[in-house]
Context: one part of a larger RNA
Molecule: small-subunit ribosomal RNA, 5' domain
Organism: bacterium episymbiont of Kiwa sp.
RNA sequence: AUUGAACGCUGGCGGCAUGCUUAACACAUGCAAGUCGAACGGAAACAGCAAGAGCUUGCUCUUGGCUGUCGAGUGGCGGACGGGUGAGUAACGCGUGGGAAUCUACCCAGUAGCGGGGGACAAGCCAGGGAAACUUGGUCUAAUACCGCAUAAUCUCUUCGGAGUAAAGGUGGCCUCUAUUUAUAAGCUAUCGCUAUUGAAUGAGCCCGCGUAAGAUUAGCUAGUUGGUGGGGUAACGGCCUACCAAGGCGACGAUCUUUAGCUGGUCUGAGAGGAUGAUCAGCCACAUCGGGACUGAGACACGGCCCGGACUCCUACGGGAGGCAGCAGUGGGGAAUAUUGCACAAUGGAGGAAACUCUGAUGCAGCAACGCCGCGUGGAGGAUGACGCAUUUCGGUGUGUAAACUCCUUUUAUAUGGGAAGAUAAUGACGGUACCAUAUGAAUAAGCACCGGCUAACUCCGUGCCAGCAGCCGCGGUAAUACGGAGGGUGCAAGCGUUACUC
Numbered sequence: 001a002u003u004g005a006a007c008g009c010u011g012g013c014g015g016c017a018u019g020c021u022u023a024a025c026a027c028a029u030g031c032a033a034g035u036c037g038a039a040c041g042g043a044a045a046c047a048g049c050a051a052g053a054g055c056u057u058g059c060u061c062u063u064g065g066c067u068g069u070c071g072a073g074u075g076g077c078g079g080a081c082g083g084g085u086g087a088g089u090a091a092c093g094c095g096u097g098g099g100a101a102u103c104u105a106c107c108c109a110g111u112a113g114c115g116g117g118g119g120a121c122a123a124g125c126c127a128g129g130g131a132a133a134c135u136u137g138g139u140c141u142a143a144u145a146c147c148g149c150a151u152a153a154u155c156u157c158u159u160c161g162g163a164g165u166a167a168a169g170g171u172g173g174c175c176u177c178u179a180u181u182u183a184u185a186a187g188c189u190a191u192c193g194c195u196a197u198u199g200a201a202u203g204a205g206c207c208c209g210c211g212u213a214a215g216a217u218u219a220g221c222u223a224g225u226u227g228g229u230g231g232g233g234u235a236a237c238g239g240c241c242u243a244c245c246a247a248g249g250c251g252a253c254g255a256u257c258u259u260u261a262g263c264u265g266g267u268c269u270g271a272g273a274g275g276a277u278g279a280u281c282a283g284c285c286a287c288a289u290c291g292g293g294a295c296u297g298a299g300a301c302a303c304g305g306c307c308c309g310g311a312c313u314c315c316u317a318c319g320g321g322a323g324g325c326a327g328c329a330g331u332g333g334g335g336a337a338u339a340u341u342g343c344a345c346a347a348u349g350g351a352g353g354a355a356a357c358u359c360u361g362a363u364g365c366a367g368c369a370a371c372g373c374c375g376c377g378u379g380g381a382g383g384a385u386g387a388c389g390c391a392u393u394u395c396g397g398u399g400u401g402u403a404a405a406c407u408c409c410u411u412u413u414a415u416a417u418g419g420g421a422a423g424a425u426a427a428u429g430a431c432g433g434u435a436c437c438a439u440a441u442g443a444a445u446a447a448g449c450a451c452c453g454g455c456u457a458a459c460u461c462c463g464u465g466c467c468a469g470c471a472g473c474c475g476c477g478g479u480a481a482u483a484c485g486g487a488g489g490g491u492g493c494a495a496g497c498g499u500u501a502c503u504c
Base pairs, nucleotide, nucleotide: 001503003501005500006499007498008497009496012376013375014374015373016372018369019368020334025332026331027330029329030328031327034077035076036075039074040073042070043069046068047067048066049064050063051062052061053060054059084287085286086285093212094211095210096209097208098207099206102204103203108199109198110197111196112195113194114193115149117147118146124139125138126137127136128135129134155164156163157162169192170191171190172189173188174187178185179184180183213259214258215257220250221249222248225247226246227245228244229243230242231241232240262284263283264282265281266277267276268275269274289310290309291308292307293306312323313322314321315320340366342365343364344363348362349360350359351358352357379409380408381407382406389400390399391398392397414441415440416439417438418437419436423431448493449492450491451490452489453474454473455472459488460487461486462485463484469476470475
């Protein structure tokens, strides 16, 4: 000098930051990922409208998806982002610089196409099983769900002859053509979509050089091991996997083993070189109760998805089920120690949607904490018979001390009242009646902590008597202690001051 600090004493305000460093311990409760009716069959709820019935004459009931809408369901997109944590990992994990054998939803640009059919399954209805979670059978049905057919190349494969491969419609408008009834669609048109393919962008996977801890009281390690051939597999190269063949490969330039550790931009310190460190913010990686596995998908081997096994917790009718805060709050526990079960989607951004909009503990804000940095205040000027008190004294005095009182003044701050933003481009403001401004009141509401032997700025008295105690080092204390304890005075910093701990 520094800190994500803690402890002791003390504590007025504001701005900006920061806040479980320990048990990757266990978690009650609420919320944290939905959305689309302009893909679909529909209609559980609410509201409207229409019709009917009852009848208390303005209410109730019934019916009708007709309208606004919409529970559950089919379907699409998103739940691979955003948010958390650092357990593991000494590794192509990270950093940096290169590389070739790859994929990339949505977005953008280009080319071409969207013809004609089919059969189901949810929901629903009927009938069951189960304590529940849930589930079985029958039957009906729609689609941008599913499956053929057609078409097909600058796409794929190829023995270069050829072979193979796609699609889906929705919404709004219109009547020029066609069909019919001056209105509609099978027509036209606009738009959103769909299919194939090319390019671009973005993102991701893979390989390599170099760099990136400690220990030799770890010296040998290795059998898919090292290489080849055939085959398989992957989006892709590759022992990635497999069969066979060869016997290789690494190592004192430290292999292997053990211990420790997420890496970096940075941060702290230092004149620098270096040393230490990796909270917040940003990039990458890894993990999601522990271990394993795949499914779906453009993308996961998936924190709030699935399956299996383990531990734990909960429900149970004992047959069987349910759960995963290292998301935001919050609880217990551990600990020297770390906050609210807050408000809002107004802004920024994200998901879905044509949009209106919905969702968003991301985010924006507020709350708590002197935890840190910065700023401000606790008054200013005058005022000597140098008051009182206190301390001391050689008893004359001296110190506290212009300090107080007292006089004049100011109002930062505070309190009260009134006004009142920007942040929003037309509307929309959680923050917030906040910031800020004006007026009024009145010095009013606001100072402590450590130290005073030397290092080291600051000295006397009393008490104590090697006791009680102090102490960073040297060392103080055994009857005149500037070193212990108290007081007066002083010194230093100041809403803080000291102590402890870490690092340089």